[in-house]
Molecule: THF (Tetrahydrofolate) riboswitch aptamer
Organism: Coprobacillus sp.
RNA sequence: CACAGAGUAGUUCGAAAGCGUUAAGUGUCUAUUCAUGGGAUGUCGGAAUAGAACGAAUAUCGAUUUCGAUAGCGGUUUUCGAACGCGUCCGCUGGU
Numbered sequence: 001c002a003c004a005g006a007g008u009a010g011u012u013c014g015a016a017a018g019c020g021u022u023a024a025g026u027g028u029c030u031a032u033u034c035a036u037g038g039g040a041u042g043u044c045g046g047a048a049u050a051g052a053a054c055g056a057a058u059a060u061c062g063a064u065u066u067c068g069a070u071a072g073c074g075g076u077u078u079u080c081g082a083a084c085g086c087g088u089c090c091g092c093u094g095g096u
Stems, first nucleotide, its partner, number of pairs: 003094003010084009019074003028052007038090005058071005
């Protein structure tokens, strides 16, 4: 010093437990802020907050009134598992 490799944020799928179905959540747009391999920097990726527009699947049974159960539904939440997963410079591991 060539070369090879590991690891972030997070994404997808599966399972389980929840929440909503009296519409929260999810998704879209705008603004601000924040985090993002071990260090630095950064985004066509992520998150939070505010604002705006849009927008839904309930059914059955039992109670008898605000409830419960079951089966659904939601581009739903969390946890676990599996797979995938840093652009540039330096570092780390292997190594001729």